[in-house]
RNA sequence: GCGGGUAUCGUACAAUGGUAGUACGGCGCCUUGCCAUGGCGCAGACAGGGGUUCGAUUCCCCUUACCCGCUCCA
Numbered sequence: 001g002c003g004g005g006u007a008u009c010g011u012a013c014a015a016u017g018g019u020a021g022u023a024c025g026g027c028g029c030c031u032u033g034c035c036a037u038g039g040c041g042c043a044g045a046c047a048g049g050g051g052u053u054c055g056a057u058u059c060c061c062c063u064u065a066c067c068c069g070c071u072c073c074a
Stems, first nucleotide, its partner, number of pairs: 001070007010024004018054001026042005047063005
C1' cells in the first nucleotide's frame, strides 16, 4: 500500500427501516437479629461525520480504533 472483518449500557452478548433488549455488575426498597440468598424497582449504550428515506442503530459513502490475510521496503 491492497483486501476482508469488528465497533451496542461498566463487562459479555442479542435484535431491528418505526419504543434498543438479556445476563452479570451498580443504586434504592422489601425480606433477615446480621450477612448471604431471594423478590421488586431505578439509572445506564447503538464509534464519529455525511447521504438516502416520512422515519436510520439498521442501507450507502468517508473517517477513526482494533483484528486477520496479502504485498513492498528496510
This is a predicted structure of a 74-nucleotide RNA (transfer RNA) from a Candidatus Peribacteraceae bacterium. RNAcentral holds the sequence, with entries from ENA. It matches the Rfam family "tRNA". Rfam links the family to the GO term triplet codon-amino acid adaptor activity.